[in-house]
RNA sequence: UCUGACCAAUGGGGGUGCCCGGAUGUGAGUGACGGGCUGAGAGGCGGGAUGCCAACUCCUGGAACCUGAUCCGGAUUAUGCCGGCGGAGGGAAUUGGGAUGAGUAUGAA
Numbered sequence: 001u002c003u004g005a006c007c008a009a010u011g012g013g014g015g016u017g018c019c020c021g022g023a024u025g026u027g028a029g030u031g032a033c034g035g036g037c038u039g040a041g042a043g044g045c046g047g048g049a050u051g052c053c054a055a056c057u058c059c060u061g062g063a064a065c066c067u068g069a070u071c072c073g074g075a076u077u078a079u080g081c082c083g084g085c086g087g088a089g090g091g092a093a094u095u096g097g098g099a100u101g102a103g104u105a106u107g108a109a
Stems, first nucleotide, its partner, number of pairs: 001102002006097005011059004017037005043053003065090003071084004
């Protein structure tokens, strides 16, 4: 001098599924509420939403998340549950501190 794990402040992005039972009412559908599965996260408000809030998570060295997708293969009661797709496309940051490593210069042995 470069690197920048990680931390902080402020700001921003994102998702919220599947199954079982089920009060009242009902021809059926629906359905407060309760339980289960995976996960960091499946929560609350609202008649509803491209809405609001909380938690979680991600912010370009970007798989947080979206499109492809009413996709393909495998499991499961079922579901992006697992894998493929994916060296595909898109996708939201600035400042301060700073581990580690690398280079250069000088000095000593």
A computed fold for a 109-nucleotide RNA from uncultured Pseudovibrio sp., annotated as TPP riboswitch aptamer (THI element). The sequence was found by an Rfam model in a public genome assembly.